[in-house]
Context: one part of a larger RNA
RNA sequence: AGUAGUUUAAGGAACUCGGCAAAACAGCUGGGCGUAAUUUCGAGAGAUGCCCUCCCCGAAAGUGCUUGCACUUUUGGGGCACAGCUAAAGACGUUCCGUCGACUGUUUAACAAAAACACAGGUCUGUGCAAACUCGUAAGAGGAAGUAUACGGGCUGAUACCUGCCCGGUGCCGGAAGGUUAAUUGCGAGGGUUUUUUCCUGCUUGCAGGAAAGGGCCUUCAAUCGAAGCCCCGGUGAACGGCAGCAAUAACUAUAAUUGUUCUAAGGUAGCGAAGUACCUUGUCGCUUAAUUGGCGACGCGCACGAAAGGUUUAACGAGCGGAACACUGUCUUGAACUACUACUCG
Numbered sequence: 001a002g003u004a005g006u007u008u009a010a011g012g013a014a015c016u017c018g019g020c021a022a023a024a025c026a027g028c029u030g031g032g033c034g035u036a037a038u039u040u041c042g043a044g045a046g047a048u049g050c051c052c053u054c055c056c057c058g059a060a061a062g063u064g065c066u067u068g069c070a071c072u073u074u075u076g077g078g079g080c081a082c083a084g085c086u087a088a089a090g091a092c093g094u095u096c097c098g099u100c101g102a103c104u105g106u107u108u109a110a111c112a113a114a115a116a117c118a119c120a121g122g123u124c125u126g127u128g129c130a131a132a133c134u135c136g137u138a139a140g141a142g143g144a145a146g147u148a149u150a151c152g153g154g155c156u157g158a159u160a161c162c163u164g165c166c167c168g169g170u171g172c173c174g175g176a177a178g179g180u181u182a183a184u185u186g187c188g189a190g191g192g193u194u195u196u197u198u199c200c201u202g203c204u205u206g207c208a209g210g211a212a213a214g215g216g217c218c219u220u221c222a223a224u225c226g227a228a229g230c231c232c233c234g235g236u237g238a239a240c241g242g243c244a245g246c247a248a249u250a251a252c253u254a255u256a257a258u259u260g261u262u263c264u265a266a267g268g269u270a271g272c273g274a275a276g277u278a279c280c281u282u283g284u285c286g287c288u289u290a291a292u293u294g295g296c297g298a299c300g301c302g303c304a305c306g307a308a309a310g311g312u313u314u315a316a317c318g319a320g321c322g323g324a325a326c327a328c329u330g331u332c333u334u335g336a337a338c339u340a341c342u343a344c345u346c347g
Stems, first nucleotide, its partner, number of pairs: 001342008010333002014331001019328001030052004038043001040158001054079012080084001093326007100318002105117002121156007133142003160312003164243003169240002171236005178231003188221016244262005271305001272302001283299006
């Protein structure tokens, strides 16, 4: 000096990012009294808090039977001690204000247990059964030995009060008049090649050359026909999403109920708000402190909240997170002593 412990005058969080750690609290189904706000009336609650607990002698009631003992409960009196859960062991600290998540539950086996996931509840959407959907090449299987009060998928996340405006874009649903349009069809036009017939010219009279028309085969273009889709016409937000700006104006000033104007599909409603979201910012005011970048309550032009990527609340719950208080303490002022085992020195 370390590790694990024990004790410590006075103070009592002054320590520290933070009461981390320690102390304190405390009879595992002890007893009596008593217990606030709030509340979904269940709870909160063992709230908080006060008291008892040993030994001896009676009494009453009940139960059990061996009928005079045992046990239980209630009750009266007495005794001792500083102290009666008398040792050992075991054995809840409490309260208040907020934030998030309703709750019990689940999770990163071995650095994260949470505000993340799930959840009951809500809602949208698909699916009529050989269901949708999923696995499989298939057979087949799950869904389901179920049948729309069912099953699959998406979002939200108990309850309470609610969930505003926009369908222009994207998606989805519906429509089918018109436009576009694939394979198909192939009117018609062209090119190549081959063949037949007719005509012209030359003549060696059956050959050569040329022209026109027709047929076969190959090939290029192509009118026309032509469904869904798209264009088009409607609907739809608990579908993807979106929810403005600039000026002027009231008899002090300030502010602007009001007015003008531009743009938009429509311009953010209720509620909340320096928020787990606020840059400026330690915003401003109040409370808390001797002193507060903290916390709580307000304010609101919110850089850049906002209504199921839900909004605002909310009793209960939480090894969650932030703040305050009581109790308590070696966390500290500020050290000290002791125990065990080490390091270290000597052997």